The prediction has a mean pLDDT of 78. The RNA shown here (Fluoride riboswitch aptamer (crcB RNA motif)) has 87 nucleotides and comes from Oculatella sp. LEGE 06141. The model forms 100% of the base pairs in the Rfam consensus. The sequence was found by an Rfam model in a public genome assembly. NCBI's taxonomy places the organism under Bacteria, Cyanobacteriota, Oculatellales, Oculatellaceae, Oculatella.

[in-house]
This record gives sequence, structure tokens and C1' cells, in this order.
RNA sequence: UGAAAAUUGGGUGAUGGAGCUCACCCUAACCGCCGCAAACCGUUAGCGUUAUGGCUACAGGUUAAGGCUGAUGGCUCCUACUGUUCU
Repeated sequence: UGAAAAUUGGGUGAUGGAGCUCACCCUAACCGCCGCAAACCGUUAGCGUUAUGGCUACAGGUUAAGGCUGAUGGCUCCUACUGUUCU
């Protein structure tokens, strides 16, 4: 100086706060789902070429216009939002 482990500490678990609890991370953990056309990747087939590039159709994937649920990782409470009923 570097790596690993233990203890302690801190952080994270799709929208805020607190308690308890579980899991994960130590610069990572974590950053939801659906989804025309079009675009990109890609599969197979056809056309074309000496061959490649290219063109057409089409599984699948990434996304995009747009759409949907939820304040919890789980339990409870508070706050915000939404709906219904009563005063």
C1' cells in the first nucleotide's frame, strides 16, 4: 500500500414521515408494469450480386406516442391524494 474477514457504524428495498422486523449493499445495494405506427437490433425465407452492401416479408427483443397500479420489502400508525356514506 492492496485484498479478505470480524466488530461497529452508515445506507438501500418504483412517490413523504415514524416504530418494529426481514433481506441486501459498503460506493454498491436501488431506480414498477403495459405499450399502435415508426425507428433500431435480430430470426427465417425470398429477390438481387462473382461476393458483400442492398430490398421485401416475418418470430422475438430494445424502445417510442401514450396508458396503468401503489405513499409499506412486510406489519402498524401519521400525513398527502382518491372514492363512498353520514352529520